Context: one part of a larger RNA
């Protein structure tokens, strides 16, 4: 390289949009580039293969044939691929009418709790632990009541629930705004799928500037524990956590399972629609579409397990793997304010 693979053994890109490229629905006509058939030319010689001849054989030498899988030209075929033309509606999209939702952005508002401040009542403890101590309190704490301030998070509802491409999203109201689903079958008529590059988004932590700072809390300090204790436990506590703008671009970014399409037993729950039967209706039953769970057959799997939400049966496109360590390191390149990210070896060794 080929091949074989990628849920857990090495291996699915964090997610999306999308350029080139690859692949691409049904019917009819046409073309003849690919494809196929025939013919001609060419494909040096030698070697090699087959066969014949010669030397007593062999090696060897000679003759002939085929081969030389190719290329060119001509003639023809038209199923498939491609090109062109026309048509179609099931893919895709649009339209109409409905539906659900923590989808996103901004502004405003709310109550509980916590801490702090002021005042009242009140007196000796409070706090904390396995037990203690540091800490706090007669300068009146803790407890309790009243008033005020601040910041952050939104109990119950709440769910095996919903929404979002992923990251993720939860008090309430308003404004702006994205997507999805059902039904109708009105319109366009293949407009599709995937997607190197590229672009955008991307938890937390971290960084820059300016705010904010209640609680929590890396670092740090103290008290314990211990042989020690740079920890686990306790008392404090700075960055940070919060907001605005700008960076960073990584995660067990996980379903450890790329995207799309078609096909393949059932059973049971749940969310959002639509239809039917009965019914005033609720509700129940049945059918169907879209999502989300569990169980389970065939099939698959090394097994575990997966099983119409496939890890089954197939097709298209992309990404990735190729023994362990060295190493996600070095060097180079590139991005970043930095931290560092991306790309990514080898020697050597087992």
């Nucleotide at each position: 390289c080929u091949g074989g693979g990628c849920g857990u053994a090495a291996a699915g890109g964090g997610u999306a949009g999308g350029u080139a490229g690859g692949c691409u629905g049904a019917c009819a006509g046409u073309u003849a580039a690919g494809u196929c058939a025939g013919a001609a030319g060419u494909g040096u010689a030698a070697u090699g293969u087959a066969u014949c001849c010669g030397c007593u054989u062999a090696a060897c030498g000679g003759g002939u044939a085929a081969c030389u899988u190719g290329c060119u030209u001509c003639u023809g075929a038209a199923a498939c691929u491609g090109g062109c033309u026309g048509u179609c509606u099931u893919g895709a999209g649009a339209c109409u009418c409905g539906a659900a939702g923590a989808g996103g952005a901004a502004a405003g508002c709310g109550g509980a709790a916590u801490u702090c401040c002021a005042g009242g009542u009140g007196u000796a403890g409070c706090g904390g632990u396995g037990a203690a101590a540091u800490g706090u309190g007669u300068a009146g704490a803790u407890a309790u009541c009243u008033g005020g301030a601040a910041g952050a998070a939104c109990a119950c509802c709440g769910a095996u629930g919903g929404c979002g491409u992923a990251g993720g999203c939860a008090g309430c109201u308003u404004u702006c705004u994205g997507g999805u689903c059902a039904a109708g079958u009105u319109c366009u008529g293949a407009c599709g799928c995937u997607g190197a590059a590229c672009u955008a988004c991307g938890u937390a932590a971290g960084c820059g500037u300016g705010g904010g700072g209640a609680g929590c809390g890396a670092a740090c300090a103290g008290g314990a524990u211990u042989a020690g204790a740079u920890a686990c436990c306790c008392u404090g506590g700075u960055a940070g956590u919060c907001c605005a703008c700008g960076c960073c671009c990584u995660a067990a970014a996980c379903g450890a399972u790329g995207a799309g399409u078609g096909c393949u037993a059932g059973g049971u729950g749940u969310u959002g629609g639509a239809g039917g039967u009965g019914u005033c209706g609720a509700c129940c039953c049945c059918u169907u579409c879209a999502g989300u769970g569990c169980c389970g057959c065939a099939g698959c799997u090394a097994a575990c397990g997966c099983a119409u939400u496939a890890a089954g049966c197939a097709c298209u496109c992309c990404g990735c793997c190729u023994g362990g360590g060295g190493a996600g390191u070095a060097c180079g390149a590139u991005c970043g304010c930095a931290a560092g990210g991306u790309u990514g070896a080898a020697a050597c060794u087992c």
Annotation:
A computed fold for a 350-nucleotide part of an RNA from a metagenome, annotated as small-subunit ribosomal RNA, central domain. Model confidence (mean pLDDT): 87 of 100. RNAcentral holds the full RNA, with entries from SILVA.